[in-house]
RNA sequence: AGAGUUUGAUCCUGGCUCAGGAUAAACGCUGGCGGCGUGCCUUAAGCAUGCAAGUCGAACGGAAAAGUCGCAAGACAAUUUAGUGGCAGACGGGUGAGUAACGCGUAGGAAUCUACCUCUAGGCUGGGCAUAGCCCCGCGAAAGCGGGGGUAAUACCCAAUAGUCUCGCAAGAGUAAAGUCGCAAGACACCAAGAGAGGAGCCUGCGUCCUAUCAGCUAGUUGGCGGGGUAAAGGCCCACCAAGGCGAUGACGGGUAGCUGGACUGAGAGGUCGAUCAGCCACAACUGCACUGAGAUACGGGCAGUACAUCUACGGAUGGCAGCAACUGGGAAUAUUGCGCAAUGGACGCAAGUCUGACGCAGCGACGCCGCGUGAAGGAUGAAGGCUUUCGGGUCGUAAACUUCUUUUGCCAAGCCGUUCACAGCUUGGCGAAUAAGCCUCUACUAACUACGUGCCAGAAGUCUCGGUAAUACGUAGGAGGCAAGCGUUAUCCGGAAUCAUUGGGCGUAAAGUGUGCGUAGGCGUUCUAUCAAGUCUUGUCUUAAAGACUGAGGCUUACCCUCGGGGUUGGAUGGGAUACUGAUAGAAUUGAGGAUUGACAGGGGUGCUAGAACAGCUAGUGUAGCAGUGAAAUGCGUUGAUAUUAGCUGGAAUACCGAUGGCGAAGGCAGGCACCUGGGUUAUUUGUCGCGAAAGCGGCAUCCCGCCGUAAGGCGGUGACCUGACGCUGAGGCACGAAAGCUAGGGUAGCGAAACAGAUUAGAUACCUGUGUAGUCCUAGCUGUAAACGAUGUCCGCUAGCUCUGUGGUGUUGAACCACGGGGUGUAAGCUAACGCGUUAAGCGGACCGCCUGGGGAGUACGGUCGCAAGACUAAAACUCAAAGGAAUUGACGGGGACCCGCACAACCGGUGGAGCGUGUGGUUCAAUUCGAGACAAAGCGAAAAACCUUACCAGGGUUUGACAUAGUACCGUUUUAUACUUUUGGAAACAAGAGUAGAUCCGUAAGGAUGGUAUUACAGGUGUUGCAUGGCUGUCGUCAGCUCGUGCCGUGAGGUGUUCCCUUAAGUGGGGAAACGAGCGCAACCCGCGUGUAAUGUUAAAUAUUCAUUACAGACGGUCCUAGCUUUGCUAGGAAGGAAGGAGCGGAAGACGUCAAGUCAGCACGGCCCUUAUACCCUGGGAUACACACACCCUACAAUGGCGAAUAACAACGAGUUGCAAGCGCGCAAGUGCAAGCUAAUCUCUAAAAUUUCGCCUCAGUUCAGAUUGGAGUCUGCAACCCGACUCCAUGAAGUUGGAAUCGGUAGUAAUCGCGGAUCAGCAGGCCGCGGUGAAUACGUUCUCGGGUCUUGUACACACCGCCCGUCAAGGCAGCAAAGUCGGGGGUGGAUGAAGCGCCUCUUUUUGAGGUUCGAGUCCAAAUUCGGCGAUGAGGCUUAAGUCGUAACAAGGUAUCCCUACCCGAAGGUGGGGAUG
Repeated sequence: AGAGUUUGAUCCUGGCUCAGGAUAAACGCUGGCGGCGUGCCUUAAGCAUGCAAGUCGAACGGAAAAGUCGCAAGACAAUUUAGUGGCAGACGGGUGAGUAACGCGUAGGAAUCUACCUCUAGGCUGGGCAUAGCCCCGCGAAAGCGGGGGUAAUACCCAAUAGUCUCGCAAGAGUAAAGUCGCAAGACACCAAGAGAGGAGCCUGCGUCCUAUCAGCUAGUUGGCGGGGUAAAGGCCCACCAAGGCGAUGACGGGUAGCUGGACUGAGAGGUCGAUCAGCCACAACUGCACUGAGAUACGGGCAGUACAUCUACGGAUGGCAGCAACUGGGAAUAUUGCGCAAUGGACGCAAGUCUGACGCAGCGACGCCGCGUGAAGGAUGAAGGCUUUCGGGUCGUAAACUUCUUUUGCCAAGCCGUUCACAGCUUGGCGAAUAAGCCUCUACUAACUACGUGCCAGAAGUCUCGGUAAUACGUAGGAGGCAAGCGUUAUCCGGAAUCAUUGGGCGUAAAGUGUGCGUAGGCGUUCUAUCAAGUCUUGUCUUAAAGACUGAGGCUUACCCUCGGGGUUGGAUGGGAUACUGAUAGAAUUGAGGAUUGACAGGGGUGCUAGAACAGCUAGUGUAGCAGUGAAAUGCGUUGAUAUUAGCUGGAAUACCGAUGGCGAAGGCAGGCACCUGGGUUAUUUGUCGCGAAAGCGGCAUCCCGCCGUAAGGCGGUGACCUGACGCUGAGGCACGAAAGCUAGGGUAGCGAAACAGAUUAGAUACCUGUGUAGUCCUAGCUGUAAACGAUGUCCGCUAGCUCUGUGGUGUUGAACCACGGGGUGUAAGCUAACGCGUUAAGCGGACCGCCUGGGGAGUACGGUCGCAAGACUAAAACUCAAAGGAAUUGACGGGGACCCGCACAACCGGUGGAGCGUGUGGUUCAAUUCGAGACAAAGCGAAAAACCUUACCAGGGUUUGACAUAGUACCGUUUUAUACUUUUGGAAACAAGAGUAGAUCCGUAAGGAUGGUAUUACAGGUGUUGCAUGGCUGUCGUCAGCUCGUGCCGUGAGGUGUUCCCUUAAGUGGGGAAACGAGCGCAACCCGCGUGUAAUGUUAAAUAUUCAUUACAGACGGUCCUAGCUUUGCUAGGAAGGAAGGAGCGGAAGACGUCAAGUCAGCACGGCCCUUAUACCCUGGGAUACACACACCCUACAAUGGCGAAUAACAACGAGUUGCAAGCGCGCAAGUGCAAGCUAAUCUCUAAAAUUUCGCCUCAGUUCAGAUUGGAGUCUGCAACCCGACUCCAUGAAGUUGGAAUCGGUAGUAAUCGCGGAUCAGCAGGCCGCGGUGAAUACGUUCUCGGGUCUUGUACACACCGCCCGUCAAGGCAGCAAAGUCGGGGGUGGAUGAAGCGCCUCUUUUUGAGGUUCGAGUCCAAAUUCGGCGAUGAGGCUUAAGUCGUAACAAGGUAUCCCUACCCGAAGGUGGGGAUG
């Protein structure tokens, strides 16, 4: 000191989260020692038991009494003590309930008291009455009480004395005492004064939390006079009088809270806290009250009431741990019913001493801080073992073992110490590496990685997120990192957070400028002079307790800790001084501000009058069938005469042109004309000095202006040159104005027009469109008070380059130009900004004041309050929920946005498909199986260039198990037989199983054996099983579209841009020009192949020299030449011409950039993972893939006469193939074919007949002499085998079909159309595919539209990128809050009734008690309200949840532009009307 997280990426805004420190902590795992600290934060809940305040016999009378003396009576008496008396129980100790207060803190003050202590100077005389204890009697369970008798004092009373004491002006009056001990000296007491110290009481200034959804509070209230009361001032209390007192600088009310020194954190300023220690306060079960006393309204005193608890003989009585321990309960959670008065301190006492749960110590708890230890040195074969591995190794790791050494801690033993010693401590010796390491983490933030398991499961997570079969994120292991007797988690506080911003933020678009003005308080305020010294500055004094913090020393073995010293303590009070600034007072000034004078300018406001156009209605005329309306229609109007047209009348609302980017107004807003009343603004004009005068003013001179004279210098004359004097700016509350809609009352109503009705559209249409149409729109008088009330920009003042347009006024030789105030534009001034942009009309640089903001949603909502007739407005939360929401800009993609361009894309033309029959493929269905894949274009005559068996992956049945195939190890075999070959038997459908027979051993050899082979066995083989979303390779597609990028430079904070955009051009990012770009790469083109021309050479199988043909090499074409036109004119492009075989890329092919589609393929092949292993492997027979209601795709053949059939030795090809082959020719057969058979391994032979075409004849428009499906019969060929299931031939049969709906496909020239031929696959089987040639057209105006593509631009809430995003109702689950009949509980007061103790007061009375009364009074009861909270049937909304329902509102012109206010309406988003904004 920062980091992560919004996005495809970027910058910003902004929240959330993390890393640090701390704790009176708790929980989880673990745990060796010591020191110093610390320990009920929760129920101020209740408490068994013990202890925590007594002491004095030197105040007093008694009692008991060891012991001594004595015969005894008795005397003395250590010691103990109930009672009277004195002092202390007001300290010490605990707690924080209450308290927002003179309670506390700080600084002061005057009207006071003070026991014990210190000091000063005095005094202590004489009497007296009682009483407890004690004895007797009585009551009571007890606690205790009553009566009688007698007794002492330092108890009490009286008298005397009286001063410095008190009262009083004075005279004068009043008030005291006590003794005890001691032989004594004396000591301690006692009384009254004065002084001190310490303590206590009272008063005041200032400071001291949140809330205005608490705005008014107050009757002893505020003051006075007179009393009372107190130690003391005072409404502290009382009587009377007056009506005051407090409050937006926050009274009153509500909530919370003991305050401080200080503690934690922070760079600081601050923020949070107030345990332990210290100061103050308050409290002692709760409430009230007094007594005693120096001091209390008294924690371990009293009285009364209440609640709770205990005892009881039921009549009564007793108690108060928030003292120390302990217990119960509560809670996440907090200790021993310990030892001692040895130390420090306190009470009493002359003292010894007694008491002291204060205190000193110990015990328990890792609760915190600090310190120590768990060993040190050496030790490589890098042991074993674990983990991992590319199998080589790596790592744990000098770590261990092992060797040497040490003894802190621990254990054992002995001793020592201070006057006193509870507890502790110290010294010495011995033993033994022994007794001692865990916790968390390892995706990023954040130091630290691998393996296995799991498979969106289990789980993790502080945030972002991880997990769906290769998880460094889950679990485990190995390893690593961090800290360490601890480590993590949770909770809380500060920090980071400049995220409440004084230091130190913002408000055009991110959250945020009030709709506008006037103005009160407040804040701030021009120049000069003088005075003061409040702020300010300086310097003294007092204070700021100690402790703590800082710092210098010292003491514990160190540290923590403790002791001593120093500085400081930012604050307050007070004295002296300074006077620049602020302030105060006084005086002056004019520039801020305002006024005066007279013109000019303008939809500013109000009232009245008035005008024309348009519209509607009415009357009358003319006139006839339509009008109106729309995308198209219909509803509607019209033969009762509309629309149209003419004339007249009536009515209401709004004001064309001028008119504008223009004017005015504070804003809202304001528009025909005229008149009157009235507000505001702008502009134009305004010297100095001297004399007189009290001033007003007058006069002189100078300056400016005007007029006259003069060439000029200058001269003459004239009017005027005003007033106040800081009066200011802003402005919380307040007041006023304030579009549209809306409300109330009364008018008015032409047009328009929410609602409503109807017609359309639509899946629906509560809408958009159409026809009607009510409120309303208009006026008057009121109310409402809101808008995207916007420049999304508060008001005022000053300063900081320009250029330009415009309105008004003024100056000006009415030219140029200039001045002032307004309204705009541009902008590379500077500057600012996240960027966009702003830029003298600031969003720049400064000043003054006000308002507002602090993540999104919930919500501008609920509750409360104020206002309103209502609608509603203003003010304004929380629970809960999310990790984002948002601004600007960038690159893409998209748009039912725009511009330009291209393509058989459309158009034009030709021919098809879609209808029929058949073939093939697909879907579906069926089936034991109909194997699998391919699915818009880019699947569907596709994989498949050939399914009868095989193929074959499917089904049924049968069979085999190291296997049909590969490699390796081990054992055995090799003369006999088992390899291998052949024959053969049985079973069987075959595979196979079980046999029989014949032939028969091969090679190397060092002679051991080995190789080959077989059998058995182990590893393994095998898999068309799965995943094309794990992959390679290959392919399709956009698309043969013209694009896709890079280096350097430049621009931008950046993502990115530029280059590649622009203009012209091209088939082309093709080329040229310009340009912050200059170059380059992959694509384009070219290089390659075929065809077309020529030349040269060569050439077999040809009759062939030539020609043709074939092969090889070369030439040829480049907008090269000419004409015309255009442009950016040394050039490019277009049109034409010549030449040429070919002309503008000559034609065709091959060749496919960066990438897209998780496109296709694991079934062509390869390959990771997973799965099967007597089966998902392998073999065989048969079946199936060929099924068939149907749907789709692609062909073939047709529907006929441009045709069909017959005939003709009528004519013309090319590419190819052939020895398991092509087969001439001859014979037979109607034919398919067959028999014999030449030739050919091919420019030689064969396939091989080309067909359309041509000529002749018949058919004559019909389901035909068209068409050929289907079926019957008979055959041929291939092949083990044509039943399922081949092709072909002949005879017979002769379906549908007469040119095909919506829709849709191909083609721009040797193309379409039409005609035949060949080949691959192949035993056989083509209507498919791939090739070949023959004949051979039509059309293209053109780019509006459809589809696809390219470039630029624009909008965007999209980025998985429109198959996107996204809104609301409804249905279901969950959560929290709001309202609610009511119900329960708490708080405070008011009124009434009753009223304890007690202080007073009054009366009576034995005169000291008692009795009675009475004011006040805690409490209790009653009543009506008030306030806060809990629960709450139900209701309305909110948030959230897995792939529910309905629509499609928004984002693109989102398909009706969106949004704001308002009103009405509708399942829902929403729609419509009125006004407004442009976001």
The RNA shown here (small-subunit ribosomal RNA) has 1479 nucleotides and comes from a Candidatus Levyibacteriota bacterium.